[in-house]
RNA sequence: AACCUGAGAGUUUGAUCCUGGCUCAGGACGAACGCUGGCGGCGUGCCUAACACAUGCAAGUCGAGCGGUCCGGCAGCCAACUUAAGUUGGGAGCCGGAUAGCGGCGGACGGGUGAGUAACGCGUGGGCAACCUACCCUUAAGACCGGGAUAACACCUCGAAAGGGGUGCUAAUACUGGAUAAGCUCCUUGUAGGGCAUCCUAUGAGGAGGGAAGGUAGCGGGAGCUACCGCUUAAGGAUGGGCCCGCGUCCCAUCAGCUAGUUGGUAGGGUAACGGCCUACCAAGGCGACGACGGGUAGCCGGCCUGAGAGGGUGGUCGGCCACACUGGGACUGAGACACGGCCCAGACUCCUACGGGAGGCAGCAGUGGGGAAUCUUGCGCAAUGGGCGAAAGCCUGACGCAGCGACGCCGCGUGAGCGAGGAAGGCCUUCGGGUCGUAAAGCUCGAUAGUGUGGGAAGAAGGGAUGACGGUACCACACGAAAGCCCCGGCUAACUACGUGCCAGCAGCCGCGGUAAGACGUAGGGGGCGAGCGUUGUCCGGAAUUACUGGGCGUAAAGGGCGCGUAGGCGGCCGUUCAAGUCAGGUGUAAAAUACCCGGGCUCAACCCGGGGAUAGCACUUGAAACUGGGCGGCUAGAGGGCAGGAGAGGGGAGUGGAAUUCCCGGUGUAGCGGUGAAAUGCGUAGAUAUCGGGAGGAAUACCAGUGGCGAAGGCGACUCUCUGGACUGACCCUGACGCUGAGGCGCGAAAGCGUGGGGAGCAAACAGGAUUAGAUACCCUGGUAGUCCACGCCGUAAACGAUGGGUACUAGGUGUGGGAUGCGGAAGCAUUCCGUGCCGUAGUUAACGCAAUAAGUACCCCGCCUGGGGAGUACGGCCGCAAGGUUGAAACUCAAAGGAAUUGACGGGGGCCCGCACAAGCGGUGGAGCAUGUGGUUUAAUUCGAAGCAACGCGAAGAACCUUACCAGGGCUUGACAUGCAGGUAGUAGCGAGCCGAAAGGUGAGCGACCUCACCUUAAAGGUGAGGAGCCUGCACAGGUGGUGCAUGGUUGUCGUCAGCUCGUGUCGUGAGAUGUUGGGUUAAGUCCCGCAACGAGCGCAACCCCUGCCUCUAGUUGCCAGCGGGUGAAGCCGGGCACUCUAGAGGGACUGCCGUGGACAACACGGAGGAAGGUGGGGAUGACGUCAAAUCAUCAUGCCCUAUAUGCCCUGGGCCACACACGUGCUACAAUGGCCGGUACAGAGGGAAGCGAAGCCGCGAGGUGGAGCGAAACCCAAAAAGCCGGUCCAAGUUCGGAUUGCAGGCUGCAACUCGCCUGCAUGAAGUCGGAAUCGCUAGUAAUCGCGGAUCAGCAUGCCGCGGUGAAUACGUUCCCGGGCCUUGUACACACCGCCCGUCACACCACGAGAGUCUGCAACACCCGAAGCCGGUGACCCAACCGGGAAGGAGGGAGCCGUCGAAGGUGGGGCAGAUGAUUGGGGUGAAGUCGUAACAAGGUAGCCGUAUCGGAAGGUGCGGCUGGAUCACCUCCUUU
Repeated sequence: AACCUGAGAGUUUGAUCCUGGCUCAGGACGAACGCUGGCGGCGUGCCUAACACAUGCAAGUCGAGCGGUCCGGCAGCCAACUUAAGUUGGGAGCCGGAUAGCGGCGGACGGGUGAGUAACGCGUGGGCAACCUACCCUUAAGACCGGGAUAACACCUCGAAAGGGGUGCUAAUACUGGAUAAGCUCCUUGUAGGGCAUCCUAUGAGGAGGGAAGGUAGCGGGAGCUACCGCUUAAGGAUGGGCCCGCGUCCCAUCAGCUAGUUGGUAGGGUAACGGCCUACCAAGGCGACGACGGGUAGCCGGCCUGAGAGGGUGGUCGGCCACACUGGGACUGAGACACGGCCCAGACUCCUACGGGAGGCAGCAGUGGGGAAUCUUGCGCAAUGGGCGAAAGCCUGACGCAGCGACGCCGCGUGAGCGAGGAAGGCCUUCGGGUCGUAAAGCUCGAUAGUGUGGGAAGAAGGGAUGACGGUACCACACGAAAGCCCCGGCUAACUACGUGCCAGCAGCCGCGGUAAGACGUAGGGGGCGAGCGUUGUCCGGAAUUACUGGGCGUAAAGGGCGCGUAGGCGGCCGUUCAAGUCAGGUGUAAAAUACCCGGGCUCAACCCGGGGAUAGCACUUGAAACUGGGCGGCUAGAGGGCAGGAGAGGGGAGUGGAAUUCCCGGUGUAGCGGUGAAAUGCGUAGAUAUCGGGAGGAAUACCAGUGGCGAAGGCGACUCUCUGGACUGACCCUGACGCUGAGGCGCGAAAGCGUGGGGAGCAAACAGGAUUAGAUACCCUGGUAGUCCACGCCGUAAACGAUGGGUACUAGGUGUGGGAUGCGGAAGCAUUCCGUGCCGUAGUUAACGCAAUAAGUACCCCGCCUGGGGAGUACGGCCGCAAGGUUGAAACUCAAAGGAAUUGACGGGGGCCCGCACAAGCGGUGGAGCAUGUGGUUUAAUUCGAAGCAACGCGAAGAACCUUACCAGGGCUUGACAUGCAGGUAGUAGCGAGCCGAAAGGUGAGCGACCUCACCUUAAAGGUGAGGAGCCUGCACAGGUGGUGCAUGGUUGUCGUCAGCUCGUGUCGUGAGAUGUUGGGUUAAGUCCCGCAACGAGCGCAACCCCUGCCUCUAGUUGCCAGCGGGUGAAGCCGGGCACUCUAGAGGGACUGCCGUGGACAACACGGAGGAAGGUGGGGAUGACGUCAAAUCAUCAUGCCCUAUAUGCCCUGGGCCACACACGUGCUACAAUGGCCGGUACAGAGGGAAGCGAAGCCGCGAGGUGGAGCGAAACCCAAAAAGCCGGUCCAAGUUCGGAUUGCAGGCUGCAACUCGCCUGCAUGAAGUCGGAAUCGCUAGUAAUCGCGGAUCAGCAUGCCGCGGUGAAUACGUUCCCGGGCCUUGUACACACCGCCCGUCACACCACGAGAGUCUGCAACACCCGAAGCCGGUGACCCAACCGGGAAGGAGGGAGCCGUCGAAGGUGGGGCAGAUGAUUGGGGUGAAGUCGUAACAAGGUAGCCGUAUCGGAAGGUGCGGCUGGAUCACCUCCUUU
């Protein structure tokens, strides 16, 4: 000192909070796979086929138990040779060595494996008074006398072999008879003590039974003695085991009942020992919801992984226990086995065989095949540790110690360190400036590991010597001297760019990426992470409080049983006493070791190893405590119950009795209709309906009272009377004395529909029929109508059976209704108090919110039921119930990344309210019909270039397509290009001009002519010449060019909602939050305009105002405008002088502000009326367009990213096309005529334009026009006439004197050119059209309508467009309706926002599952047959040495054989369970797109939903009952909506 502790994130939505699932980040592994791989240490390595195994090894040892045999040696001896010594050979005997056999001990340990086993198998704690224990230790005593065999061996013999058989011989620590003897065993019997019981212990007496073996060494002459090792008996110990018991030990109840040796007893057998362990007999028991029996799975534990813990998972290595040894059965031997390397039998398999028979068992160590994603060497050694045998030496030991292989794991080390910027080269990116890889490299200095070489060299070895497989290893010194990868970089999650690709290829753990700029795919550069590894996959725990003991829930998210009664169980009031089971405390034992933790130590550190220590729940024993729980006893009355007295009630059952109404029948009156609907029709009616009156029949339901009311447990209950009956409430006391609460199973009740039998049947009414509606209408509506609805009896047992809220008890602010009672005061009305019930509001509290709030969804306790993502599915299978319909219990495969709740903001509604707008209405004129113009679609075409597409494309881009334009088509040409910049090279008659030729032109070719600028030099008067350079040209390279693509990559610009009144912000406040408030409300306005109110107070962008035009006035100014007065003047004329008053022009100002009065209103804003005023409540018009929406439009105005193109998608040219034409649409023009046409006459504008222009007069022409050329850069001249109008005339209702299309001819103008394809003129022609179907457009005043004029573009070409003025109306009651919009509110399953969402059938594809005639396989039992080995029993005529017998005969005893019980495998049989498969079939899931309808979500267009019945292609419809989880102020509103 032993202790060290809890993180979250992504994903449901437009957003939010909650619920809830899915997924990720962590750790771990006996792993595997991919890429990569330097070293060492320590560990670790068939998880699958308990599949099969070649080969070698893994259990032997003892000669000091025994007889032999073999080898070597030897004294004496023998033989031969030699004789001198001796040599050679043999050899009873002796010595040494070896060992086949007999004998002993060990092969029951050690080693392997996990099949089986859900069990006293294991764990833990106990018990045995019910037991055994070889070897070892201690103690005591002993070992005497005999006997007969048998292997080996020899001979004979059988067999291929393995192996036998016979005869004969022999030994022992082999076997055996007897003795002695006890403390041993048994029987009988006594005493003492003990125990929970059976009983046990100690000690006596009598009887019976019952042991032994030698060996070696030393000494001794010997007998023998001694030592050691053995041997026998007994007792004790130690060790190891056996048996029994308490507790603990997985999943399924869709396994609910199981059991015949079963449960117990008696007797016997058996065992070391208890026991149904076995047998006979007797009894009928035993087990089970506290889960028996059955099925599935599994060796158990110490531990290991994870976790904050509780817990969850796991049981490989190491350790303990168990089980197994090819499969099944069996015993033998032995202290110990039913025996891994023993035996017997059966089976399967393999091998040998001479076919007669034999042999075998790696789940020992290596190794092989096989299986598999996957798991090692046929190594070294007994040196150490341990084991067997032996007296010992020693032998044996694949236990073990080591080595080898594998990154399989853990740990350690290294791949260098320092300095080094022109920041090298190169790569990548780039805004082209640069940035980055990057001090990184190179370079300089220094150092060193593995390895290699050389030298040295351990510990591990024990008391001394000897003894080391590892191993010349670790380690030391010196020299030389190597080595980085893998994954990731959209978020989670740390790390970003480029290119390629283009919903392809691919990625992906979840969300999700990829459809032409992808940080998400692939590659590269860069970066991040880890590192000899890194990723992936699999599995477990964690996160997951997502099974909640710690630590969850059930009103609406999943979840309260439909309701009650009640069994077991759980829980339970107050006081006293006792016990001590629970509980608490102390002690003791156990909790093996290892592991984990702490302290220390050893390998250089660490991993690893060692020592010491601490700790641990639990279990057991024991001592105590007594508050609480519990047991016993006694008492109490507050819970509960009973008695007494009251009043309330649609509580239930039975019987009876009414009145109203419908229908029907009869009769009367009466006549043509009735009925029904949105409108109709079917239907009824002249055979007399409906209507009306009277009479009658029958069934069902009970108006008013009636309620937000009452009663009941729920379902439910509604006329009245009688009767039977349940419950609740109140009051006061009396009684019992905890008798209580809840309630798994169980039992009962239980709307409607439905079923059975029998009645009944008025009305209503599924089905059905008809009529309507409709695209259809199996519906909604209508006319009929049967089951049914009613009664009796019996079933069914379900509902949105709902308060979507189980029951009980207690506690916790109030206010206000209502039903029933009581009390007090009061004459009453009434007030106050109180109990029970039933509503509303609301505080605290609670809730995700909504909400709940004494009738809790608050605070607590007790009991029950239920939930654990969505779909599949309340389905399938099985069970139970039911006559059936069906109910109840109730899964899985598969599939999805959600499904949900509440609330928020929008949007939407065939929801509501308020209010605007030429929105409707009221009016006027049009369009839609005709002809033509123009645009578009379509078609056509070589091309008819492109764009615009509801409003908001379509006389739009086009404010001017004959060429050009022009982008299109055909053909002909050009290629650094029609145009820009730069570089390199070239060029000197260069640039430029250019006849001629080819050509349609472009272009090609090309005679000839022919320069310029700068500098230097030469030479000159100038000029000129030379050189260099420039410009130019040519060639080449970069590049130009593109009306090619993408408006869904963009800028800019524009349209639209909409000139609508809105859109926001800051701070504050409210809400967990999205968000709300402000901005809502009451008024008012054109307006979020203003006023008032208000948890808001302010502010911004919008509105308004400021700007322009116009309407009145003033001032200033007065030409080109004007002319009142003055003068002049004309045919006339502001024509002239003059003037600037007026008009006008164009500058500056004024003016209008609800300022004034009245009324209303809130003393407001404001409205109405009035005065004044040119103008009055924004005077009229314009400009001005908030936040935003439509991926709106435009890449073809322009700009621009990216892509594409490069002798073409660029450029030039000629011709064609954009102008086509059977059609369709839009926008217009002109008309259809008399308010008109035509002819003649005559009047009055405004605003513009004009120099490559407007163009006058005059002249010519019928005219277009020509000619002409004055004047005018324009208040001056010109275009220029204005037209409608007015005056006069004519036409007379007609396809016309309307209308002008079309066509012919002849002209004019512009232009290079009018054929395709211009405009105009004249003459001629003279079409359709007589006011326009459905439908539809514009306009509220100087407006509509109508009339003309000008301009832009433009050579020419408007019916278009943009402007201008002239003439100049009608109508608006009003806001129900259509359309659009604003505000408030409501519903929503919509949020791409109703052009939304979404349901079911059908068709196709794929997937899993159910049913299915059956078929196949497996498992566990059962019945019967057969019955091996073997134990046991019987028999044993055959066999047998020991003992008895003097011997023999015989006996005792034993055995073979045979018989019997049991008995494995096998066979037969019918069932059970499980799996696989099966023609066909059923629904389900998923799928890009399909078909039919439109059921649901907004009142979803018939409110929806639940149960049930029935019908229908389908969603679904309808009936009956129920629910609100239905909108709407109310009534009406035929259908329809993708």

This is a predicted structure of a 1538-nucleotide RNA (small-subunit ribosomal RNA) from Thermoanaerobacter sp. X513.